[in-house]
RNA sequence: ACUUGUUCUCAGGGCGGGGCGAAAUUCCCCACCGGCGGUGUUCCAAACUUUUGGAGAGCCCGCGAGCGCUCCCAGGUGGGAGGUCAGCAGAUUUGGUGAAAAGCCAAAGCCGACGGUGAAAGGCCGGAUGGAAGAGGAUAAGG
Numbered sequence: 001a002c003u004u005g006u007u008c009u010c011a012g013g014g015c016g017g018g019g020c021g022a023a024a025u026u027c028c029c030c031a032c033c034g035g036c037g038g039u040g041u042u043c044c045a046a047a048c049u050u051u052u053g054g055a056g057a058g059c060c061c062g063c064g065a066g067c068g069c070u071c072c073c074a075g076g077u078g079g080g081a082g083g084u085c086a087g088c089a090g091a092u093u094u095g096g097u098g099a100a101a102a103g104c105c106a107a108a109g110c111c112g113a114c115g116g117u118g119a120a121a122g123g124c125c126g127g128a129u130g131g132a133a134g135a136g137g138a139u140a141a142g143g
Stems, first nucleotide, its partner, number of pairs: 002142009016030004032122001033112002035063004042055005058110002066088002068085001069082005092108005114126003
């Protein structure tokens, strides 16, 4: 270093300006935001010649929270457990470079759980001081 167990810490951003209106962070115009792992022709550092470490995709692959579902309790819509189990779970093209682009460069587009509020919500309020993909550390054993 690796494998397994235990344990600790960490782990989500965004309504600013204008318009209509009795009323809108919900509609319209402009602007705003982008979890985690993988991939990655790019970049940085170390080492020094092929390795090591770091950064690098919202819309390519997968995952997460959520809804649903199943079970339990309560009993009339709530609480708890399970965690994929029926099911739902978003969105990209064009041009360029190149041996090769889904990942780079440029341009133009597009997307965003559930419940509530109520003038129709990615951004307000709530479940959530929760959970969690995962990241890092400590420790024990194996070898």